Predicted 3D model of a 71-nucleotide RNA (transfer RNA) from a Tepidisphaeraceae bacterium. Taxonomically the source falls in Tepidisphaeraceae (Bacteria, Planctomycetota, Phycisphaerae, Tepidisphaerales). It matches the Rfam family "tRNA".
RNA sequence: GCGUCGGUAGUUCAGCGGUGGAACGCCGCUCUGCCAAGGCGGAAGCCCGGGUUCGAUCCCCGGCCGGCGCA
Numbered sequence: 001g002c003g004u005c006g007g008u009a010g011u012u013c014a015g016c017g018g019u020g021g022a023a024c025g026c027c028g029c030u031c032u033g034c035c036a037a038g039g040c041g042g043a044a045g046c047c048c049g050g051g052u053u054c055g056a057u058c059c060c061c062g063g064c065c066g067g068c069g070c071a
Stems, first nucleotide, its partner, number of pairs: 001070007010024004018054001026042005047063005
C1' cells in the first nucleotide's frame, strides 16, 4: 500500500430499515447480628462526517482506530 472483518453501556457481547437488549460491574432499597450471596429497582451507549430513505445502529461513500491476510 491492497484486501477483509470489526468499532453499540465502565467491560464482554446481541441487535440485519421503525421503539437499542443481556451478562458482569456501579448506585439505591431489601434481606443478615455484620459481610458476602439472594430479591427488587435505577443510572449508563450506537467512532466521526456526508449521502439514500417518510424513517438509519442497520444500506452507500469518505475518514479515524483495531484485528487478520497479501505484498